[in-house]
RNA sequence: AGAGCAGGACAAAUGGCCGCUGCUUUGCUGUCGAGCAAAGGGGAGGAAAGUCCGGGCUCCAGAGGACGGGGUGCUGGGUAAUGCCCAGUCCUGGCAACAGGAAGGAAAGUGCCACAGAAAGCAAACCGCCUUCUGACACUGCAUAUGUCAGAACGGUAAGGGUGAAAAGGUGAGGUAAGAGCUCACCAGUCCUGUCGGUGACGAUAGGAGCUAGGCAAACCCCACCCGGAGCAAGGCCGAAUAGGGGAGCGCCUGAGGGUGGUCCGCCCGAGCUCCCGGGUAGGUCGCUUGACCCCGCCGGUAACGGCAGGGCUAGAGGAAUGGUCAUUGUCCUGGAGCCGGCUGGAAGGCUUCAGGAAACAGAACCCGGCUUACGUCCUGCUCUAACC
RNA sequence: UGGGGUGUCGUCAAGUGGUAAGACACGGGCCUUUGGAGCCCGCAUCCGGAGGUUCGAAUCCUCCCACCCCAGCCA
Numbered sequence: 001a002g003a004g005c006a007g008g009a010c011a012a013a014u015g016g017c018c019g020c021u022g023c024u025u026u027g028c029u030g031u032c033g034a035g036c037a038a039a040g041g042g043g044a045g046g047a048a049a050g051u052c053c054g055g056g057c058u059c060c061a062g063a064g065g066a067c068g069g070g071g072u073g074c075u076g077g078g079u080a081a082u083g084c085c086c087a088g089u090c091c092u093g094g095c096a097a098c099a100g101g102a103a104g105g106a107a108a109g110u111g112c113c114a115c116a117g118a119a120a121g122c123a124a125a126c127c128g129c130c131u132u133c134u135g136a137c138a139c140u141g142c143a144u145a146u147g148u149c150a151g152a153a154c155g156g157u158a159a160g161g162g163u164g165a166a167a168a169g170g171u172g173a174g175g176u177a178a179g180a181g182c183u184c185a186c187c188a189g190u191c192c193u194g195u196c197g198g199u200g201a202c203g204a205u206a207g208g209a210g211c212u213a214g215g216c217a218a219a220c221c222c223c224a225c226c227c228g229g230a231g232c233a234a235g236g237c238c239g240a241a242u243a244g245g246g247g248a249g250c251g252c253c254u255g256a257g258g259g260u261g262g263u264c265c266g267c268c269c270g271a272g273c274u275c276c277c278g279g280g281u282a283g284g285u286c287g288c289u290u291g292a293c294c295c296c297g298c299c300g301g302u303a304a305c306g307g308c309a310g311g312g313c314u315a316g317a318g319g320a321a322u323g324g325u326c327a328u329u330g331u332c333c334u335g336g337a338g339c340c341g342g343c344u345g346g347a348a349g350g351c352u353u354c355a356g357g358a359a360a361c362a363g364a365a366c367c368c369g370g371c372u373u374a375c376g377u378c379c380u381g382c383u384c385u386a387a388c389c
Numbered sequence: 390u391g392g393g394g395u396g397u398c399g400u401c402a403a404g405u406g407g408u409a410a411g412a413c414a415c416g417g418g419c420c421u422u423u424g425g426a427g428c429c430c431g432c433a434u435c436c437g438g439a440g441g442u443u444c445g446a447a448u449c450c451u452c453c454c455a456c457c458c459c460a461g462c463c464a
């Protein structure tokens, strides 16, 4: 210098002018609801987004049991909680830095594996190989034996061919009619029994069993653990308005219906409930921002995180404010000039200065913790390669 | 703001792991003097997009994108 990997920071700054929206104080007006003016001070994000998870909060009686349903799935830890985070194990990818993994069970059961292929799973015989029998032919005078060809077997064989995404361990030797873990040696894997290390996932190692067991559980399912429902348009208070009207059905304790969105039981409430037609009103206020909050320091922990002490207050709007413009400075890009550029000259590249230009994704709506997606610039550490003419 | 749902040819749509049916429309041909009707043939290689599971994905899983529907009070 090139190519990459990991982590972090910022989201331009200051001032002038013109605006928007809350709060506080003061003044004026007032129909006592409030309105107007001035000053001071506050005013989006790392994702405010998608609404994919998990909590707080609120209501459903305090949320109980069974079945069903949903979710998660290596180990240990963190946390209010999680499907998140941290540390590790194993597997996979990369030369490496490092990254990724819905990573339990297919030697419990059921199911599927199209086409092709003989066969897709308590295996199976299309070709081939071998055995037995029959027939023909060859050698021959005849028979036996041998060889070749054809046929039959309700015979054997998984070595070889071919099919497929996938064909039942691999190599070698023995063995056999031909073959085969049929037997043996080594190798790979699985299971069982130990020993050592580790909290554990697991790792290392010794012995044994010929055990070789296909894939799919993001198919049903089994195992372990977790989950009651709804959501700030939750919910509380005040107010406005009227036709609190008409019709149909069910029920009034032998009880309809309700307790939100699977069913049943239990428990509780219980005299009204459901549908159709028609009508009125869509205002105020609380919830609402002090919170698993932010900053700094010390201590514990590999870390996530936790504990202690000090300091701080940092949007609360409601069709929805947080904006526009000018000047200066900063950042980046392009072009010109100058300087540096391993001992010298140059190249790549860097620095300074001048001119011109550019500045992303995107807008809180009850509040947090995560994940995912969108997106600009800068910095730090690490890895590999090359160090040129 | 919250909740729910749907994306398959130009349109309506079937397909729920194994070659993307069908109808209308469109294009070509036959028939006809011409048009219509009728008959025959053709028309999805990106199933809204990306990634994953699987031998194999429209279908199963995850993340995005677009569109549609519902909602308060009197009661």
Base pairs, nucleotide, nucleotide: 001385002384003383004382005381006380007379008378009377010376012329013328014327015326016325017324018323020043021042023040024039025038026037027036028035029034045361049372050371052370053369054368055367056366057231058230059229060228064265065264066263067262069227070226071225072224073223074088075087076086077085078084089103090101091100092099093098104222105221109220110219111216112215113214126161127160128157129156130155131153132152133151134150135149136148137147138146169187170186171185172184173183174182188212189211190209191208192207193206194205195204196203197202235286236285237284238283245277246276247275248274249273250272257269258268259267279463280462281461293312294311295310297308298307299306300305331358332357333356334355335354336353337352338351339350340349345389346388390460391459392458393457394456395455396454399413400412401411407444415431416430417429418428419427437453438452439451440450441449